[in-house]
Molecule: c-di-GMP-I riboswitch aptamer
Organism: Chloroflexota bacterium
RNA sequence: AACAGAAAAAGCCAACCCCGCAGUGAUGCGGGUGCACGGAAAGCCACGUGACUCCGUCCCACGCGGAGUAAGACGGGUUGCCUAC
Numbered sequence: 001a002a003c004a005g006a007a008a009a010a011g012c013c014a015a016c017c018c019c020g021c022a023g024u025g026a027u028g029c030g031g032g033u034g035c036a037c038g039g040a041a042a043g044c045c046a047c048g049u050g051a052c053u054c055c056g057u058c059c060c061a062c063g064c065g066g067a068g069u070a071a072g073a074c075g076g077g078u079u080g081c082c083u084a085c
Stems, first nucleotide, its partner, number of pairs: 004083002012039002017032006037072001043078003047075003051069007
């Protein structure tokens, strides 16, 4: 020093479940719970793939088109704490 790691130390995030609110819905927000499911970016970004929701098309379905959800599915971009080996 970080294209490395999570050894040490200081910290950080928060799965599941329950309640309330918002939304057609996916889902989100708040609170509680949890000797925290786990995470080295589980910080941020919907650019790509996949997943999910709604609408349209279609006799139905498939397919296609549009709008959305989601960063704790993967990839990508970007910012950041520490420094044993």